[in-house]
RNA sequence: CGAGCAGAUCAAGCAGCCGCGGGUACCCGGCGAAAGCAGGUACGUGAGGAAAGUCCGGGCUCCGCAGGGCAAGGAUAACGGGUAACGCCCGCCGGGGGUGACCCCAGGACAAGUGCAACAGAGAUAUACCGCUGGAAACGGCUUCGUCCGCUUCCAGUAAGGGUGGAAAGGCGAGGUAAGAGCUCACCCAUCGUCCGGAGACGGAACGGUGCUGUAAACUCUAUCCGGAGCAACGCCGUGGAGGGACAGAAAGACCGGCCCGGUCGUCCCGAGGAGGCGGCUGGAGCGCGUCGGCAACGGCGCGCCUAGAUAGAUGGCUGCAUAGACAGAACCCGGCUUACAGAUCUGGUCGUAUA
RNA sequence: GCUGGUGUAGCUCAGUCGGUAGAGCAGCUGAUUCGUAAUCAGCAGGUCGCCGGUUCGAGUCCGGCCACCAGCU
Numbered sequence: 001c002g003a004g005c006a007g008a009u010c011a012a013g014c015a016g017c018c019g020c021g022g023g024u025a026c027c028c029g030g031c032g033a034a035a036g037c038a039g040g041u042a043c044g045u046g047a048g049g050a051a052a053g054u055c056c057g058g059g060c061u062c063c064g065c066a067g068g069g070c071a072a073g074g075a076u077a078a079c080g081g082g083u084a085a086c087g088c089c090c091g092c093c094g095g096g097g098g099u100g101a102c103c104c105c106a107g108g109a110c111a112a113g114u115g116c117a118a119c120a121g122a123g124a125u126a127u128a129c130c131g132c133u134g135g136a137a138a139c140g141g142c143u144u145c146g147u148c149c150g151c152u153u154c155c156a157g158u159a160a161g162g163g164u165g166g167a168a169a170g171g172c173g174a175g176g177u178a179a180g181a182g183c184u185c186a187c188c189c190a191u192c193g194u195c196c197g198g199a200g201a202c203g204g205a206a207c208g209g210u211g212c213u214g215u216a217a218a219c220u221c222u223a224u225c226c227g228g229a230g231c232a233a234c235g236c237c238g239u240g241g242a243g244g245g246a247c248a249g250a251a252a253g254a255c256c257g258g259c260c261c262g263g264u265c266g267u268c269c270c271g272a273g274g275a276g277g278c279g280g281c282u283g284g285a286g287c288g289c290g291u292c293g294g295c296a297a298c299g300g301c302g303c304g305c306c307u308a309g310a311u312a313g314a315u316g317g318c319u320g321c322a323u324a325g326a327c328a329g330a331a332c333c334c335g336g337c338u339u340a341c342a343g344a345u346c347u348g349g350u351c352g353u354a355u356a
Numbered sequence: 357g358c359u360g361g362u363g364u365a366g367c368u369c370a371g372u373c374g375g376u377a378g379a380g381c382a383g384c385u386g387a388u389u390c391g392u393a394a395u396c397a398g399c400a401g402g403u404c405g406c407c408g409g410u411u412c413g414a415g416u417c418c419g420g421c422c423a424c425c426a427g428c429u
Stems, first nucleotide, its partner, number of pairs: 001352003005348006013321006020046002023043005030037002048327001052338002055336005060230004073226005079091004093107001094105004108221002113219002115215003129162002131158007139150003170188002173185003189211006195204003234279004243270005253265004286305008357428007366381004375412001383399005405421005
């Protein structure tokens, strides 16, 4: 210098003017039956790394529930740790990819049982189509007349060879056999038991047993976990009004009406839910720095900081510096995962080339 | 905001336990008819919403996205 890997950070900044949400202080007979809410001034403050998808895990609230167990249903899946918890994260094991830095894996059990394996193929979990071999019978052949040769049919043995398939009874060599076959033996492979190392997954070698198709993102089995619903949860205030109760049954009063005449009207209390309003609502498994423990995830301690809270939903616009640009907008909160994304910066490895 | 469901031919829908995806209507061709409709015979038409994975094999099973529909003040 080129290519590539891993991790982290930012996601525009500054100034002026105008505007919006929310907070605090002060002012203000503006609205409302009330609860409560507006208005003005000043000073602070106001979107994200994903606020998204709503895919997991929790907090919180209501409902259910004496406690425990079993069953059903659902979820997860090597091992060890972290965490409030997780299907997340870290480390490690095994497998796979890359020259490498490094990356990826739904990675328990088909050797408990059941199911499925289309087409092709003789045969798909046990099979004899061709082939090879033996036997019997029939026919034909001959310099040789048989324990010979050829051919056909039937019976039996055989998984070595052919061919099909994703998959065909562990691989290969030797012995063995009528021909063959782990039938036997050596070597190798897989798996189970014993032994050694390791916290464990697992690794190693010796001995012994076995040779078993694939599929559990098929039923199932094993281990562990899970009560349901979700802030439109839920709690509080609540005019009128359905309905109910107490008192009175007259006068007085109120309303319509310019007035008379006339007409209408008992008063008070309780009251589920609804309209409307308020709370829930943001100080939290919080953030930053330092230090200690740990390989790490993470945890302990100390110091410092306060950082949106709307309810038709604010976070914007214009001008200038200087050129502004991705994905995208909180709605109860938090930890993750996944998905989208222009550009910029930093750190640490790797490979190649060149020079020293 | 929360919750549930659907996506297969131009349209409406089937598709069981994973094994070469079908029906009706519509379209095209032919027959029938003087001609049209109806009827009869035949034909064509599919990225099974998209991307990955499991499997020998995926419309179907699993995961992630996308679009649409419905319910809850």
Two RNAs folded together computationally: RNase P RNA and transfer RNA, 429 nucleotides in total. Rfam match: Bacterial RNase P class A. It is annotated as a ribozyme. Rfam links the family to the GO terms ribonuclease P activity, dimeric ribonuclease P complex and tRNA processing.